[in-house]
Context: one part of a larger RNA
């Protein structure tokens, strides 16, 4: 490359990320509650006992053993948080030459946009309200020749 233009939106390919999604699987961690080994640390009326006391019986003190708390591991329930993962689903973005149409850009062929509401394969269409960021004609005011 200049209306043989520019462009909207739905649909159909094909890539990407993402949103929801019954769930699933795992990591971190908060509450309850079961269970609690080894150590510690009381408690002892059972057994045992060399130093120390003794009136010669025994006492103190050790030592097992029992018991109780304290608590690692482990489980059970219930929550909170994160990470992958999910049948299906929502849009989104990309991506020369793929359907259907022709909103908007010119008065773009019913000026356009903005808010509601209702409708529609789509882009929109209709009603109600606004606003010139409308083109055209026609008149009034005012500037300037």
């Nucleotide at each position: 490359c200049a209306c043989c233009g520019c462009c909207c939106g739905u649909c159909a390919c094909a890539c990407c990320a993402u949103g929801g999604g019954a769930g699933u699987g795992g990591g971190u961690u908060g509450c309850u509650c079961c269970a609690g080994a080894a150590g510690u640390g009381g408690u002892u009326a059972g057994c045992c006992u060399a130093a120390c006391c003794u009136u010669a019986g025994g006492g103190a003190g050790g030592g097992c053993g029992a018991u109780c708390a304290c608590c690692a591991c482990g489980g059970a329930g219930u929550g909170a948080u994160u990470c992958a993962u999910g049948a299906c689903u929502g849009g989104g973005g990309u991506g020369a030459a793929g359907u259907c149409g022709u909103a908007a850009c010119a008065a773009g062929g019913u000026a356009g946009c903005c808010c509601u509401a209702g409708g529609g394969g789509a882009a929109c269409c209709u009603g109600g309200g606004g606003c010139u960021g409308g083109a055209u004609c026609a008149c009034c005011u005012c500037c300037u020749u």